[in-house]
């Protein structure tokens, strides 16, 4: 150069057939213990990589980009 693949919450990841976003782990409060862990309730935290673009509606689908992986040369 040319191909596949991924990107979504701090972290690892789901998200079906487009209909509006979630777990576990982690952080906060309170409970619960002398106390610390465990367990329980509740809560906070997200421009879904960027930019467009089709759609009444985009995390899904269409483009080009950027970063990462692996393959060919």
């Nucleotide at each position: 150069g040319g191909g596949c693949a991924a990107u979504u919450a701090g972290c690892u990841c789901a998200g079906c057939u487009g209909g509006a976003a979630g777990a576990g782990c982690g952080c906060g409060u309170c409970g619960u213990u002398u106390a610390c862990a465990u367990c329980g309730a509740c809560g906070a935290g997200g421009u879904c990589g960027c930019a467009g673009g089709u759609c009444c509606g985009a995390g899904u689908c269409c483009u080009g980009c950027a970063u990462u992986g692996c393959c060919c040369a």
This is a predicted structure of a 73-nucleotide RNA (transfer RNA) from a Candidatus Parcubacteria bacterium. Its Rfam family is "tRNA". It is annotated as a transfer RNA. Rfam describes the family as follows. Transfer RNA (tRNA) molecules are approximately 80 nucleotides in length. Model confidence (mean pLDDT): 80 of 100.